Guanidine-I riboswitch aptamer from Kutzneria kofuensis, 110 nucleotides, folded computationally.
Its Rfam family is "Guanidine-I riboswitch aptamer". For this family Rfam cites "New RNA motifs suggest an expanded scope for riboswitches in bacterial genetic control" (Barrick et al., Proc Natl Acad Sci U S A, 2004). From the family's description: This family represents a conserved RNA structure found upstream of the ykkC and yxkD genes in Bacillus subtilis and related genes in other bacteria. Rfam 15.1 lists 1,509 matches to the family in 1,281 species.
The model forms 100% of the base pairs in the Rfam consensus.
NCBI's taxonomy places the organism under Bacteria, Actinomycetota, Actinomycetes, Pseudonocardiales, Kutzneria.
RNA sequence: GCGGGGCGCGUCUAGGGUUCCGCCGCGGCGACGCGGGUCUGGUCCGAGAGACGCAGGCGGUCCACACCGGAAACGGGACCGUUCCACGGCGGGAGAAAAGCCCGGGAGGC
Numbered sequence: 001g002c003g004g005g006g007c008g009c010g011u012c013u014a015g016g017g018u019u020c021c022g023c024c025g026c027g028g029c030g031a032c033g034c035g036g037g038u039c040u041g042g043u044c045c046g047a048g049a050g051a052c053g054c055a056g057g058c059g060g061u062c063c064a065c066a067c068c069g070g071a072a073a074c075g076g077g078a079c080c081g082u083u084c085c086a087c088g089g090c091g092g093g094a095g096a097a098a099a100g101c102c103c104g105g106g107a108g109g110c
Base pairs, nucleotide, nucleotide: 008054009053010052011051012050015045016044020042021041022039023036024035025034026033027032056083057082058081059080060079061078062077063076068075069074085105087108091103092102093101
C1' cells in the first nucleotide's frame, strides 16, 4: 500500500422532534378552528462505539453417515466454551419533523 472477514434480528434505554392524541393560549352557543415542542407526557423515530435476549460464526466432546430434503451443488443433532477492541467531524438524506437514525467502524486523528 492492496484485498477479505469481523458490523444480523428483536425488545428496551440514552436521545429526538411534533404527523396524531393530550395539555396550554385565543376564538366560538356548539361542533370545532387557529397558534404553542422555549409543553412534563401517550402514539411515533431511535444508537458500530448503550443494555438485555435470540440467532449466526469459530473451537471442543459425543451421537449420526441410514433415512429424508434438493434439479444439482449441497444440507445433520446434542452439550460445553468463545464471540475482542473502538477517538471521530463538517456536510448531506429520510419521513410530519428531528436525532446518538442513514451516508458512517465513513473523512480525519491516534